[in-house]
RNA sequence: CCAGUUGGCUGGAUGACCGCUGCCGCAAUGGCCGAAAGGCCGCGGGGGAGGAAAGUCCGGGCUCCACGGAAAAACGGUGCCGGAUAACGUCCGGCGGGGGCAACCCCAGGGAAAGUGCCACAGAGAACAGACCGCCGGGGCAUGCCCCGGCAAGGGUGAAACGGUGCGGUAAAAGCGCACCGCGCUUCUGGCAACAGCGGCGGCAGGGCAAACCCCACCGGGAGCAAGACCGAAUAGGGGUGGCGCGGCGGAGAUGAUCCGCCAGGGCUUUUCCGGCCUGCCGCCCGGGUUGGUUGCGUGAAGCAUCCGGUAACGGAUGUUCCAGAUGAAUGGUCAUCCAGCGUUCAUGCCCUUCGGGGCGGGGGCGCGGACAGAACCCGGCUUACAGGCCGGCUGGCGCU
Numbered sequence: 001c002c003a004g005u006u007g008g009c010u011g012g013a014u015g016a017c018c019g020c021u022g023c024c025g026c027a028a029u030g031g032c033c034g035a036a037a038g039g040c041c042g043c044g045g046g047g048g049a050g051g052a053a054a055g056u057c058c059g060g061g062c063u064c065c066a067c068g069g070a071a072a073a074a075c076g077g078u079g080c081c082g083g084a085u086a087a088c089g090u091c092c093g094g095c096g097g098g099g100g101c102a103a104c105c106c107c108a109g110g111g112a113a114a115g116u117g118c119c120a121c122a123g124a125g126a127a128c129a130g131a132c133c134g135c136c137g138g139g140g141c142a143u144g145c146c147c148c149g150g151c152a153a154g155g156g157u158g159a160a161a162c163g164g165u166g167c168g169g170u171a172a173a174a175g176c177g178c179a180c181c182g183c184g185c186u187u188c189u190g191g192c193a194a195c196a197g198c199g200g201c202g203g204c205a206g207g208g209c210a211a212a213c214c215c216c217a218c219c220g221g222g223a224g225c226a227a228g229a230c231c232g233a234a235u236a237g238g239g240g241u242g243g244c245g246c247g248g249c250g251g252a253g254a255u256g257a258u259c260c261g262c263c264a265g266g267g268c269u270u271u272u273c274c275g276g277c278c279u280g281c282c283g284c285c286c287g288g289g290u291u292g293g294u295u296g297c298g299u300g301a302a303g304c305a306u307c308c309g310g311u312a313a314c315g316g317a318u319g320u321u322c323c324a325g326a327u328g329a330a331u332g333g334u335c336a337u338c339c340a341g342c343g344u345u346c347a348u349g350c351c352c353u354u355c356g357g358g359g360c361g362g363g364g365g366c367g368c369g370g371a372c373a374g375a376a377c378c379c380g381g382c383u384u385a386c387a388g389g390c391c392g393g394c395u396g397g398c399g400c401u
């Protein structure tokens, strides 16, 4: 200097004029509009969108819910090991596998020896398979053909062919035997572990797919700020009507209707146990209020700086700061200057030069021009979008010293 890879920050600045909005303090009991209700108006101070506010994909905080505790089933989620966290399907570190020269990146990473299923077409045969071309032995014979037997080593088909390479052996062959590799089991060593390594034993269970059904381990109430609370508001704690039902005991009630207490039965729940709560059921017609206000609503698993611990994620300590709270929804408009960037043009300094020109740096003029994109309870993540600019780390290549 070039190429690659990875991490962090930023995401225009300043001034003037006019304008918007919430809070705090002062002022005013004033002025203007209006029939009234009511609305508008003054001065000062401080503040006013994001790294993704987006998607609504996860996890929580918080609120409410008669169901709660224990177990099981169904459904859903996660899936190597260890750690972080309030938690997670997130993050960090490691292990294994794959890609890449490497830095680095990716993995929906438990189980195929519980079972079922799929692998199109081609091919003899696609998972206890298999003979198309062939190889070998025997026989016949027309020397090229046919029959019988053996083989799956060679060739072919295919994404993939029932371990791979080599040697021996054989009529030709085959883990048939042997060596190494692969695979399975295992002592020891290292590691918290996943796992790795040296060694030993075994000819050795028939490939792939579980983001196929499934098996295994672990986790999981529901609804959600339009949750919820308060105030206000209702001829109204509304009116009319039909059907079914009203178990047992005791009491009130003269009897009945009805009421109270206990038991039974029923419901709250997919099932069981324990506990608790509720307990007449099913319709039809008329009709009032809920279209308002306050709150929830921002002091928090908070931000920033420094130090300590830790490989890191992160945790702790000290100090410091308060950084939007709207409700049809505020933070904008105009002008000027500067700046990041791009194009063009002008001369200039340095280097190279085949003298045509090329490269780099700074300056002047003109023109263009700054991305993705707006909180609505809050926070931790993930995913997606993003013009331009800045600062690093690492890897490879070239050159110089």
Stems, first nucleotide, its partner, number of pairs: 001397010012338007020048002023045004030041004050372001054383002057381005062224004067275006075220005080094005095109001096107004110215002115213002117209003132155002134151007163181006182204001183202004188197003228295004238286007247263006265279004302321008339370001341368006348361005
The RNA shown here (Bacterial RNase P class A) has 401 nucleotides and comes from a Hyphomicrobiales bacterium. The source organism's lineage runs through Bacteria, Pseudomonadati, Pseudomonadota, Alphaproteobacteria and Hyphomicrobiales. It matches the Rfam family "Bacterial RNase P class A". Its family is annotated with ribonuclease P activity, dimeric ribonuclease P complex and tRNA processing in the Gene Ontology.